[in-house]
RNA sequence: CUCCGUUCUCAGGGCGGGGCGGAAUUCCCCACCGGCGGUAUCGGGAGUGAUCCCGGAGCCCGCGAGCGCCUUCGACGACAGUCGAAGGGUCAGCAGAUCCGGUGCGAUGCCGGAGCCGACGGUCAAUAGUCCGGAUGAAAGAGAGCAAGC
Repeated sequence: CUCCGUUCUCAGGGCGGGGCGGAAUUCCCCACCGGCGGUAUCGGGAGUGAUCCCGGAGCCCGCGAGCGCCUUCGACGACAGUCGAAGGGUCAGCAGAUCCGGUGCGAUGCCGGAGCCGACGGUCAAUAGUCCGGAUGAAAGAGAGCAAGC
């Protein structure tokens, strides 16, 4: 300096039992669930071997959805702002949560044990990771095809 294009498909799980109560899958006791990429002393496979391939963390690093935030437009307005719609993904505010023992050169990942966490709105005065809703949405990304280059 140049290229990093394009199409399609796919892309989230979970309240079972009991208690109090007029009322709770929302509280209390026991239980249940864990998106995507990376990392890898574990498992499987190939190789004489170096090594390679596949899988492997909710709480290690990063990302996504959601809320916030920002921009534009509209409505209202007590002129401070409020509400609604569309857009941005720059900001990183909420974005959460792990320790102990063991093995080992090396582990917050393996083995053993004990813990912890979970958007927004709704729901009767009773409070939701699991119900209902935005959502037949969006998306981290995964796969396949086409094109181009080597």
Model confidence (mean pLDDT): 77 of 100.
This is a predicted structure of a 150-nucleotide RNA (FMN riboswitch aptamer (RFN element)) from Mycoplana dimorpha.
It matches the Rfam family "FMN riboswitch aptamer (RFN element)". Rfam links the family to the GO term FMN binding.
The sequence was found by an Rfam model in a public genome assembly.